[in-house]
Predicted 3D model of a 1420-nucleotide RNA (small-subunit ribosomal RNA) from an uncultured Gammaproteobacteria bacterium. Model confidence (mean pLDDT): 81 of 100. The RNAcentral record of the sequence draws on SILVA.

RNA sequence: AGAGUUUGAUCCUGGCUCAGGAUGAACGCUAGCGGUGCGCUUUAGGCAUGCAAGUCGAACGGUCCUCUUUUGAGGACAAGUGGCGGACGGGUGAGUAACGCGUAGAGAUCUACCCUUUGGUGGGGAAUAGCUCGCCGAAAGGCGGGGUAAUACCGCAUAAGCCAUUUGGGAAAGGGCAUAACUGCCCGCCGAAGGAGGAGUCUGCGUCCUAUCAGCUUGUUGGUAAGGUAAUGGCUUACCAAGGCAAUGACGGGUAGCUGGACUGAGAGGUCGAUCAGCCACAAUGCUACUGAAAUACGGAGCAUACACCUACGGGUGGCAGCAACCAGGAAUCGUGCGCAAUGGACGAAAGUCUGACGCCGCGACACCGCGUGGGGGAUGAAGGCCUUCGGGUUGUAAACUCCUUUUCUAGUCGAAUAUUCGAUUAGGAAUAAGCACCUGCAAACUACGUGCCAGAAGCCUCGGUAAUACGUAGGGUGCAAGCGUUAUCCGGAUUUAUUGGGCAUAAAGGGUUCGUAGGCGGUUUAUUAAGUUUUUGAUUAAAUUCCAAAGCUCAACUUUGGCCAAGUCAAAAAGACUAAUAGACUAGAGAGUAUUAGGGAGUGCUGGAACACCUAGUGUAGGGGUGAAAUCUGUUGAUAUUAGGUGGAACACCAAGGGCGAAGGCAGGCACUUAGGAUACUUCUGACGCUGAUGAACGAAAGCUAGGGGAGCGAAACGGAUUAGAGACCCGCGUAGUCCUAGCCGUAAACAAUGUUCGCUAGCUAUCUGUUUUUAAUAGGUGGCGUAAGUUAACACGUUAAGCGAACCGCCUGGGGAGUACGGCCGCAAGGCUAAAACUCAAAGGAAUUGACGGGAACUCGCACAACCAGUGGAGCAUGUGGUUCAAUUCGAUACAAAGCGAAGAACCUUACCUGGGUUUGACAUUCUAGCGUUCUAAUUUACCGAAAGGUAGAUGAUCCGUAAGGAGGCUAGAACAGCUGCUGCAUGGCUGUCUUCAGCUCGUGCCGUAAGGUGUUCCCUUAAGUGGGGUAACGAGCGCAACCCUUGUCCUAUGUUAAAUAUUCAUAGGAGACUGCAGUUGAAAUUUCAACUGAGGAAGGAAAGGAUAACGUCAAGUCAGCACGGCGCUUAUGUCCAGGGCAACACACAUCCUACAAUGACAAAUAACAGAGGGUUGCUAAGCCGUAAGGUGGAGCUAAUCCCUUAAACUUUGUCUCAGUUCGGAUUGUGGGCUGCAAUUUGCCCACAUGAAGUAGGAAUUGGUAGUAAUCGCAGAUCAGCAGGCUGCGGUGAAUACGUUCUCGAGUUUUGUACACACCGCCCGUCAAGUGAGCAAAGUCGGUAGCACCCGAAGCCUUGCAUUGCAGGGUUAAGGUGAGAUCGGCGAUGAGCACUAAGUCGUAAACAAGUUGCGACC
Repeated sequence: AGAGUUUGAUCCUGGCUCAGGAUGAACGCUAGCGGUGCGCUUUAGGCAUGCAAGUCGAACGGUCCUCUUUUGAGGACAAGUGGCGGACGGGUGAGUAACGCGUAGAGAUCUACCCUUUGGUGGGGAAUAGCUCGCCGAAAGGCGGGGUAAUACCGCAUAAGCCAUUUGGGAAAGGGCAUAACUGCCCGCCGAAGGAGGAGUCUGCGUCCUAUCAGCUUGUUGGUAAGGUAAUGGCUUACCAAGGCAAUGACGGGUAGCUGGACUGAGAGGUCGAUCAGCCACAAUGCUACUGAAAUACGGAGCAUACACCUACGGGUGGCAGCAACCAGGAAUCGUGCGCAAUGGACGAAAGUCUGACGCCGCGACACCGCGUGGGGGAUGAAGGCCUUCGGGUUGUAAACUCCUUUUCUAGUCGAAUAUUCGAUUAGGAAUAAGCACCUGCAAACUACGUGCCAGAAGCCUCGGUAAUACGUAGGGUGCAAGCGUUAUCCGGAUUUAUUGGGCAUAAAGGGUUCGUAGGCGGUUUAUUAAGUUUUUGAUUAAAUUCCAAAGCUCAACUUUGGCCAAGUCAAAAAGACUAAUAGACUAGAGAGUAUUAGGGAGUGCUGGAACACCUAGUGUAGGGGUGAAAUCUGUUGAUAUUAGGUGGAACACCAAGGGCGAAGGCAGGCACUUAGGAUACUUCUGACGCUGAUGAACGAAAGCUAGGGGAGCGAAACGGAUUAGAGACCCGCGUAGUCCUAGCCGUAAACAAUGUUCGCUAGCUAUCUGUUUUUAAUAGGUGGCGUAAGUUAACACGUUAAGCGAACCGCCUGGGGAGUACGGCCGCAAGGCUAAAACUCAAAGGAAUUGACGGGAACUCGCACAACCAGUGGAGCAUGUGGUUCAAUUCGAUACAAAGCGAAGAACCUUACCUGGGUUUGACAUUCUAGCGUUCUAAUUUACCGAAAGGUAGAUGAUCCGUAAGGAGGCUAGAACAGCUGCUGCAUGGCUGUCUUCAGCUCGUGCCGUAAGGUGUUCCCUUAAGUGGGGUAACGAGCGCAACCCUUGUCCUAUGUUAAAUAUUCAUAGGAGACUGCAGUUGAAAUUUCAACUGAGGAAGGAAAGGAUAACGUCAAGUCAGCACGGCGCUUAUGUCCAGGGCAACACACAUCCUACAAUGACAAAUAACAGAGGGUUGCUAAGCCGUAAGGUGGAGCUAAUCCCUUAAACUUUGUCUCAGUUCGGAUUGUGGGCUGCAAUUUGCCCACAUGAAGUAGGAAUUGGUAGUAAUCGCAGAUCAGCAGGCUGCGGUGAAUACGUUCUCGAGUUUUGUACACACCGCCCGUCAAGUGAGCAAAGUCGGUAGCACCCGAAGCCUUGCAUUGCAGGGUUAAGGUGAGAUCGGCGAUGAGCACUAAGUCGUAAACAAGUUGCGACC
């Protein structure tokens, strides 16, 4: 000191989260020691038991013991009288928002013990407890008789001083020691004065949240008198006056002990108030007094209440918020310990007694601090674990092993009051001692296995759906360490409440506007004062704490000693700049005056024409109206149209212009009257009179409301017609409120320039309105535009009319949603308005700009994309493929364009992966090793039986190849490594392929622009098939694509020449020529060069001559693990492998692609052996001839191919028949008989002959191909292949029609525009309904709390009255209690309305892209 998270990316705004520190903590895992601290934060809940305040015999009577001869002496003391102390010490924080506390002061007071000074202490008296006797009671306790003492009590005397002043009033106590005694000393006692410390009272200032608490108060505010108090005072009472407090927050509500200080922070601040210290308050709850120096008294009293205990039922007793302990509550907080040895306190003359204050110990890792768990050496880098590319790496000098030491530990001894505690010391032995969290990023630290959106993790972003560094485990690592993590809370980071130190055009945020009160701020100048301000000095700010310096515990924590700053308050003195105050002066602000002037500024009255509607009358006849198209509607009872007249209401064309006026809302025909404001010129007057403005007042569009008018047109609602899936809409018809006027209310708008008002300063250019002046320019005031002045801004943009630079004042904001909502209050007739939350929920919501994508946006352009034309598909039959269904199996994949005659260039077996059945297990195949076998050198062949075969069993025969002659290879059986898998994952991959697309694009370097994403280049103009070329240009260049280079065809030339008898042409092979906008003309681009287009000539070919091959960056997790390769996973007597049979060929149906047809441009028959090209052939092509109707057979010539063969091409042409029919069309289907291939033709091949002769008569919606040697039509060949072609790949023959053109459909490119999309429109997203969950709101009511009011009753005590003596009876005051009507806060609540959340529910598609359509004008 920052970081993560909104986006495809960027900048900004803005929230959420993290890293740090802290704690009286708690929880989880773990745990060796010591020191110092700390330890019921919750129920101020209840408490068994013990202890926590007594002491004094030197105040007194007495009791007991000892001694003594009595008197008496000594010692001890339960209880009692008396004195002092129980008001301290200790606990707690309920109450209290207060003179309670803090700080600084004031004056009307008291003060036991202590200190100082001074004076006195004489002489008497009456009682009473204890004791004793008697009585009552369960007890607690009480009553009566008798007698007794005092430093207990009461008079008298005295009075320096004291109190009153008026004469007067008012004290005391003795005891002890010593002495023979006088007397002395000590402790007391009384009066007075002073001090110290303590206490009471008063005042200034400071001291939390809330205005959804705005008015509060009657002893209230003041005075007089009296009472009361230690003392002032409404403290109390009577009388008088009517005050007092409050927006600088009274009163009310909530919360809370306050402070020194603690934590955090750079600081300013924020949060807290444990331990320690000061003050306050309280002692079961409430009230009350007594005693006393002091109490309204924690361990005193009285009364009431609640609770608990005892009881003989009559009555009594108690108060741990003292120390321990117990119960309860709670996440949670200790021993019924020891001691008065130290410090302090009470009493005492003292010894001493008491002291749960205190000192110690115990328990708790609760915190801080310190120490240890060993140190040195030690590589074969051991074993084991984990990983591995199998080579190794890592754990790791770590261990083992060896040497050393003993803090701790164990066992003793001594000291500290005691002790298991601590210190010192002796002995023993490396011994007794390491965990926790984390390892995707933030944030240090990585691998393996398991799991498979499961289990789980998570502080935030997020991780997990079969290769998880994010889950769990292991190995390794990182961090801290007797602790480590988690949770909770506070500060920080957060400049995220901004004084330091933020903002408000568009992100949250300027009030709709003006006036104006309080308040805040305020021009120039003189004098005075000294409130603010500044300086100096003094007092205070307790100690502890913090900080600095030192010292003491071995160090540290801890403790002790000394010291400083800062800040606050008070007092005194000084200064006089600024602010302020007082008194004066000025004119630049502000206002007034005179003159002129513009204007839809406002109000009232009068008035005008056009249009419209209605009414009356005329002419006139069948429609009118309306729409995308229609219909509702209107019209023969005469509409629409047209003419004339009348009536009515509302609005004011042209002028007219982002031109004018007004504070804003707003204001428009004309005239008159009344009236407000502005501007300019003159510089005449006043002399700071000013600015802003909380509360407040007034104005305030439209809609709406009340009452009364008015009502032509328009027109919510309602109704009807259309549209539509629906149409509660858009369109059409009709139409009520309303719109208009008068009077009143409402008080809101995207009331917007989304920009508060005022003042000053900071380049310009240009347009326009209104003034003044010489009508040129200048100047003043407005209204607009541009702008790279500068500057500001996140950017867009703003820019003298600021969003710039400054000043004054006001308003407002602090993540999104919930919500401008609920509740409360105020206003309103209502509608509603103003003010204005929380629970809950999300990690975003948002602004500006960028690149894409998209649009039923725009512009330009292209493509057999449309259009034009030709032929088809879709209908029939059949073939093939697919889906579906079926099946033991119908193996698998492809499956929008871009799957479907696709993988498959050819499933009878094989193929084959599928099914059934039968076998087999080192295997059908590869490599290696071990052992064995076999004429010790081995190839292999074969027989019999079983079997469907594979194979099994049993035999028989048999001895190889290479070789440089050394050797090598090779067989079988058994075993071990291993083989094998068309098993899964194309979403782990390579390679290959499809598609956009043969579309013209896709990028880079340097420079420049921008905060950045990015832009520029690549945009613009012309052109092209083309990002092709040219011009221009903050760009200049370059790359991958385009084009060209390659192949084929078309023309020519040259050379060569197998076949053929030979030549020429053809032909074949090789090489070359030719075409380049080269030439001429015209035109275009700003146009001379340049580029391009068009035309012409020549030419075989003309503008890319035609065709092919060639496919940029990328997209689709596109396709393929079954062509191949390959990671991972799975199987291993089986998911491998072998065999037989079956299946891949099924069949209601649907789709795709072909073929053949429906016929006469035809079918059939015959003839003309009419005319090709390109291929193939030795396991082959196979001729002639012969046989067969034919398929074919036979035959074997020739050919390793320009030689032979396949091989007669067909359409065509000619002739004939048919004559428009389901036919001499069409050929499906079926039957019979044959042929060929092949071990095998049944499932399931092809062909031939004869017979049979189905559908079909030109094909709905829709849809395909083709722009020239193309479509259409005709045949031929080849690959695969034993055989099988309607498919595919090639080849040639015949050979058209049409293209106006780019509006539309589809696709594509470039530019621009909008965007809330970026998984990118197959996107995003809204609301109702339905389901579940959650938290609030309202709610009949119901249950409680709190504070008061009124009334009733009223204990103790106090005050008071009467009677009387020690009491009785009244009155007043008053706690608790009761009753009543309200206020306020909360709990529950049937039900109701909304809100939020929840992978795949329903209905629609409202918002953005486009959602509302078109046109016109103007500025620059």
It matches the Rfam family "Bacterial small subunit ribosomal RNA".